Context: one part of a larger RNA
RNA sequence: UGACGGGGGCCUGCACAAGCGGUGGAGCAUGUGGUUUAAUUCGAUGCAAAGCAAAGAACCUUACCAGGGAUUGACAUGCCGCGAAUCCUUUUGAAAAAGAGGAGUACCUUCGGGAACGCAGACACAGGUGGUGCAUGGCUGUCAUCAGUUCGUGCCACAAGGUGUUGGGUUAAGUCCCGCAACGAGCGCAACCCUCGUGUUUAGUUGCCAUAGAGUUUGGAACCCUGAACAGACUAUCAGUGUUAAGCCGGAGGAAGGUGAGGAUGAUGUCAAGUCAUCAUGCCCCUUACACCCUGGGCAACACACGUGCUACAAUGGUCGGGACAAAGAGUUGCGACCCCGUGAGGGCAAGCGAACCUCAAAAACCUAGCCUCAAUUCGGAUUGUAGGCUGCAACUUGCCUGCAUGAAGUAGGAAUCGCUAGUAAUCGCCGGUCAGCCAUAUGCCGGUGAAUUCGUUCUCGGGCCUUGUACA
Numbered sequence: 001u002g003a004c005g006g007g008g009g010c011c012u013g014c015a016c017a018a019g020c021g022g023u024g025g026a027g028c029a030u031g032u033g034g035u036u037u038a039a040u041u042c043g044a045u046g047c048a049a050a051g052c053a054a055a056g057a058a059c060c061u062u063a064c065c066a067g068g069g070a071u072u073g074a075c076a077u078g079c080c081g082c083g084a085a086u087c088c089u090u091u092u093g094a095a096a097a098a099g100a101g102g103a104g105u106a107c108c109u110u111c112g113g114g115a116a117c118g119c120a121g122a123c124a125c126a127g128g129u130g131g132u133g134c135a136u137g138g139c140u141g142u143c144a145u146c147a148g149u150u151c152g153u154g155c156c157a158c159a160a161g162g163u164g165u166u167g168g169g170u171u172a173a174g175u176c177c178c179g180c181a182a183c184g185a186g187c188g189c190a191a192c193c194c195u196c197g198u199g200u201u202u203a204g205u206u207g208c209c210a211u212a213g214a215g216u217u218u219g220g221a222a223c224c225c226u227g228a229a230c231a232g233a234c235u236a237u238c239a240g241u242g243u244u245a246a247g248c249c250g251g252a253g254g255a256a257g258g259u260g261a262g263g264a265u266g267a268u269g270u271c272a273a274g275u276c277a278u279c280a281u282g283c284c285c286c287u288u289a290c291a292c293c294c295u296g297g298g299c300a301a302c303a304c305a306c307g308u309g310c311u312a313c314a315a316u317g318g319u320c321g322g323g324a325c326a327a328a329g330a331g332u333u334g335c336g337a338c339c340c341c342g343u344g345a346g347g348g349c350a351a352g353c354g355a356a357c358c359u360c361a362a363a364a365a366c367c368u369a370g371c372c373u374c375a376a377u378u379c380g381g382a383u384u385g386u387a388g389g390c391u392g393c394a395a396c397u398u399g400c401c402u403g404c405a406u407g408a409a410g411u412a413g414g415a416a417u418c419g420c421u422a423g424u425a426a427u428c429g430c431c432g433g434u435c436a437g438c439c440a441u442a443u444g445c446c447g448g449u450g451a452a453u454u455c456g457u458u459c460u461c462g463g464g465c466c467u468u469g470u471a472c473a
Stems, first nucleotide, its partner, number of pairs: 001473002003470003007467007015457002019420005026311008034302002043052001064297006073125001077124002079121001081119003086103007107114002127286002130284003136280002138275003141271001143269001148187006154163003167178003193263004198231007208220003234257001237251002240248002313413001317372003321368003329360003334353002339348003379410001384405007426449004431444002
């Protein structure tokens, strides 16, 4: 100087407390361990692995296994030879591939040849998702959006070092003020960026408001809305308090008041943290194989254990009929209306729309009128049978959806444990990406309805500053 302490002081955080809703019990979905297997590819493992990499494993993906093949190779550059390329038919085969037959003769040219492509040959080489993340770059997680971490000059100390950065206040903040052998400065904090909330100006089509019984009608620029440019919030103003300070507290005005709300933004460093399987890369290893092609299988197994979720156990409910109100998105290999067929999934025909125009599209919780009356039920929907639909060469292993039938566990969950402080929790639906289809109950947005509680810091956990002890470095 650090680190540590079942030392001390101060401060802080959904850390506890006060509340609300969960997990742990049930069924299912999904990931992991284990076991099994020819293979169940590999990685991630306390917080910070486990709906993670994977924004989507039937083939492909795919790296794994079995079998069938081929060895200058699926891919790159260089040399030589033949043939333009390309297309069709046929035999063997699971395919990859191997064999046979036919069509076809293009572009540039100095007429030698050249360019593109295919086949064959010899070698340099290709290739490796093989190993090492404890050789590395890059990227990322975490402490932590915590308030820290340093430097120049000066001063102090023999030196390691100290000071500054400590002290008194204050703040979300090393934020600011005052003091001080320090004076300044850098990276962080804050602000500058984006979204939301208010207004003004401007622009009005496909949007808005009117017009007409209706239409490929006509008119308007007030309102809504959509863009753009500005304004607006700064403790600015008043009272109190404070050291005449920084600030704190209360009020007024205001759409908004003390960081207005949310996001992006992550200092020096820590964990030899994670990743050689995104990529790049040193070294090591394989080279008729640890490289390559194909078919089929596997990644989907199942006594069990754990994590994350969905659906429930019902009456604040279930079911049936009627009625109402969003936002944000996506669409031409696409979204697909109306009409017809079908109980339905869906099918047929087909308008419109590269979309403020058309479509997906029905919002659902909600309101209202009936039925159910506390029951393993008109709760719950697992499981199973059967009949169908869709995508796709192909749904057996292993897709999704629909109808009918079936109707399991489950009556609120032990010890323990998680999230959340306001348009939040809880609850209700909508959409996107990936994508032929989809195992999505995931994930990323979007809006609708909309709470309770916070005395406080004694205790638990994490963190910051000062101080103290130390057989530690």
This is a predicted structure of a 473-nucleotide part of an RNA (small-subunit ribosomal RNA, 3' major domain) from Sequoia sempervirens. The organism belongs to Sequoia, within Eukaryota. The prediction has a mean pLDDT of 82.